[in-house]
About this RNA
Model confidence (mean pLDDT): 81 of 100. Small-subunit ribosomal RNA, central domain from an uncultured organism, 350 nucleotides, folded computationally. The RNAcentral record of the full RNA draws on ENA, Greengenes and SILVA.
Context: one part of a larger RNA
C1' cells in the first nucleotide's frame, strides 16, 4: 500500500453548519468525452517467447517469426456512465390547520428550607461520633414565638416521561424566537446524500476584569483514629461554586455504536397524533404515522451479545486503526493571559 477492520480487543471527529470533492430518482430525442469495436501508423536494436542453426555440450551467438501495452489519426456502436434539450413525481423542499416541547434575554411573582440580625419567654446545656475531642454556651446558647435581612435552588407532579445535533435543559406569569412530527389538500419539478479544509456551539473544573456571596466546600488550621496519618470521621474554613462581559476547548463528551437511504418474522409497553365503529355520555375496540422502552424469529458475532431504534442485508460519503512500553510524550508549527490545547515522532526496550 493492498488487504482485513472500528459495541467490550487497537480504531467513530464532543456536535453541527457547510466549501471543494465524491456520489446521485424516473422517461424521452440529441452528441459521442469515458467506454466498446474495425482499419492504418507508431511502438529501434538488443532482451523476453517459439521455431530452425553454429562453437563437441551448454552459457553463448546467429537467423525467421511472434507477442506485449501505452499512444497517435481515422471509420464506426450507442446499453452503461458523462454532456445537451424536454418531460414527470415517488427523493428533497414551501403554504394551511392543529397538539406540544426546549432554549437564551428581558421584566415581574411565590412559596417551603439553611444561615445572620433584632425583639420576647425561659435555663443549662448544645454540637458531633464507633466512642470522643477541639467547637458552641451564664457577656444567656440550643429550644420555643414574632419580625427583618439576604443568596442559592426549585420538595411533591417527576414516570427505561417530553425536548434538543450534542453539551444539556425541571417552581409560575408576560415579551422575544428555533427545530421535529402527524394531518389535509395543494405547489416547486431532483432543488438530493456526505463532506477534507473552514466557521460555529460545546458539561465540570480553570483563568480575566466588576459584582454577589445564604449553604456547601479544594486549599488550609485544629480535633481524632493510627505504628505513621500530609486520608477516611468530626469542628471550622478561604478560593470556588451564583450575575455580567471575554478567554478556555476539554471529559468514561458513552449508546465506548459517524452521517443518510433501502431491504429483512412476530410479541408487548409509554409519548405524540390521525381515522374508523360502538356509546346518551363516559368507558371501551380495532387501526395507520412519528418518537421512545421491554423481548425474540431468520441473519450475525470469538463470545457476550445485537435483532425493523441492528452489532442483520446492501448503497453513497467522511473519519479513524495496524504489538506492547517509550508516549499522546519530546521537538518543531499553529492556539492561548495563563494553566495548557491541537498536531505528532525517535532512540532504546520487550
Nucleotide at each position: 500500500u493492498u488487504g482485513g477492520g472500528c459495541g467490550u480487543a487497537a480504531a467513530g471527529c464532543g456536535c453541527g453548519c457547510g466549501u471543494a470533492g465524491g456520489c446521485c430518482g424516473u422517461c424521452u430525442g440529441c452528441c459521442a468525452a469515458g467506454u466498446c469495436u474495425g482499419a492504418u501508423g507508431u511502438g529501434a536494436a538488443a532482451g523476453c517467447c517459439c521455431g530452425g542453426g553454429g562453437c563437441u555440450c551448454a552459457a553463448c551467438c546467429c537467423u525467421g517469426g511472434a507477442a506485449a501495452g501505452c499512444c497517435a489519426u481515422u471509420g464506426g456502436a450507442a446499453a452503461c456512465u458523462g454532456g445537451u434539450a424536454g418531460a414527470c413525481u415517488u427523493g428533497a423542499g414551501g403554504a394551511c390547520g392543529a397538539g406540544a416541547g426546549g432554549g437564551g434575554g428581558c421584566a415581574g411573582u411565590g412559596g417551603a428550607a439553611u444561615u445572620c440580625c433584632u425583639g420576647g419567654u425561659g435555663u443549662a446545656g448544645g454540637g458531633g461520633u464507633g466512642a470522643a475531642a477541639u467547637c458552641c454556651g451564664u457577656a444567656g446558647a440550643g429550644a420555643u414565638c414574632a419580625g427583618g435581612a439576604g443568596g442559592a435552588a426549585c420538595a411533591c407532579c417527576g414516570g427505561u416521561g417530553g425536548c434538543g445535533a450534542a453539551g444539556g435543559c425541571g417552581a409560575c406569569u408576560g415579551c422575544c424566537u428555533g427545530g421535529a412530527u402527524c394531518g389535509u389538500a395543494u405547489c416547486u419539478g431532483a432543488c438530493g446524500c456526505u463532506g477534507a479544509g473552514g466557521c460555529g456551539c460545546g458539561a465540570a473544573a480553570g483563568c480575566a476584569u466588576g459584582g454577589g456571596g445564604a449553604g456547601c466546600c479544594a486549599a488550609c488550621a485544629g480535633g481524632a483514629u493510627u505504628a505513621g496519618a500530609u486520608a477516611c470521621c468530626c469542628u471550622g474554613g478561604u478560593a470556588g461554586u451564583c450575575c455580567a462581559u471575554g478567554c478556555c476547548g476539554u471529559a468514561a463528551a458513552c449508546g465506548u455504536u459517524g452521517u443518510u437511504c433501502a431491504c429483512u418474522a412476530g410479541u408487548u409497553g409509554c409519548u405524540g397524533u390521525g381515522g374508523a365503529c360502538c356509546u346518551u355520555g363516559g368507558c371501551g375496540u380495532c387501526u395507520g404515522c412519528c418518537g421512545u422502552g421491554a423481548c425474540g424469529a431468520a441473519g450475525u458475532u470469538a463470545a457476550c451479545g445485537c435483532a425493523u431504534u441492528a452489532a442483520g442485508u446492501g448503497a453513497a460519503c467522511c473519519g479513524c486503526c495496524u504489538g506492547g512500553g517509550g508516549a499522546g510524550u519530546a521537538c518543531g508549527g499553529c492556539c492561548g493571559c495563563a494553566a495548557g490545547g491541537u498536531u505528532a515522532a525517535a532512540a532504546c526496550u520487550c